[in-house]
A computed fold for a 358-nucleotide RNA from Pseudodesulfovibrio sp. JC047, annotated as Bacterial RNase P class A. It matches the Rfam family "Bacterial RNase P class A". Gene Ontology terms of the family: tRNA processing, ribonuclease P activity and dimeric ribonuclease P complex. By type it is a ribozyme. The gene name in the source record is rnpB.
RNA sequence: GGAGUCGGACAGGGUAUCGCCGCGGUCUUUGAUCGGGGAGGAAAGUCCGGGCUUCACAGGGUAGGACGCUGGGUAACUCCCAGGGGGAGCGAUCCCCGUCACGUGCAACAGAAAGUAGACCGCCUCCGGCAUUGCCGGCGGUAAGGGUGAAACGGUGGGGUAAGAGCCUACCGGCUGUCGUGGUGACACGGCAGGCCAGGUGUACUCCGUCCGAAGCAAAACCAAAUAGGACAGCGCUGUAGAUCGACCCGAUCGAGCUGUCGGGUAGGUUGCUCGAACCGGCUGGUAACAGUCGGUCUAGAUGAAUGAUACUCACCCCGAAAGGGGGACAAAACCCGGCUUAUGACCGGCUCCAACU
Repeated sequence: GGAGUCGGACAGGGUAUCGCCGCGGUCUUUGAUCGGGGAGGAAAGUCCGGGCUUCACAGGGUAGGACGCUGGGUAACUCCCAGGGGGAGCGAUCCCCGUCACGUGCAACAGAAAGUAGACCGCCUCCGGCAUUGCCGGCGGUAAGGGUGAAACGGUGGGGUAAGAGCCUACCGGCUGUCGUGGUGACACGGCAGGCCAGGUGUACUCCGUCCGAAGCAAAACCAAAUAGGACAGCGCUGUAGAUCGACCCGAUCGAGCUGUCGGGUAGGUUGCUCGAACCGGCUGGUAACAGUCGGUCUAGAUGAAUGAUACUCACCCCGAAAGGGGGACAAAACCCGGCUUAUGACCGGCUCCAACU
């Protein structure tokens, strides 16, 4: 210098003017004025987990769903940390994880055959024909060799055989059983026995184990004009209480209910609502995730839904010799947290590999 891999932190700063939404103080309630606050690392996707709320609730099961190596962390998790095994890569590093030796299913093309396998070429005995070794045909045997394929039912040597074959044997590899050692464990290493040799796929059904009640802040609670039905009390039940004729009196008409309270709950309002598994820093314990403790901080809370616009300047980047000009990503809360995933700008650092120089 190049290529790669992993991680960290940031998301422009001021000033002025005009606005918007909360909070606090003062003044005379409306309101005015002053002060102070006002989006994110992902606020996103709504994919997981929890808090909170209501409903349901004696207990158990089925169905259904999610998850799946081991140990730890956590409120919890499909998350995080550490480890184990396997795989990819020269490497830093990254990816995967119960069971296919219960049963069932599935597999393009090629190939004779794709799973208690399979005779296309080849090899071999026997029989028949031609007949000199040999050639042709037939009944069979054969998975050692060739060929196809991503994959063809262990590998090499020896024995064996007509030719062959774990058919037998030695070593190697794998599997199952069992024992020992180390480890909390996943597992690792080793011994013995068995010719046992078993293809892949659980991101197929299944099986095994663990966990899961449902709906969600438009949850829900409270206040409460109005209406229906309801409860209680009072008055009245025949031209009477009451209603209408603007108020009062008379009069007229209607007339069996009327009035009040409670309750109900619509419109509307309030709460839920932001102090929280919170953030920042130090120390202690722990390999770490994380936990404990001490000190400090208060950091949006709207509800047709604020958080904006303009100008100048500084910083950064780009173009340019200069003057000067241009540029700033992805995207915006809606009950709150912990994760994951996706989108995105510029910066910094660790490590690995390659090349050159010293």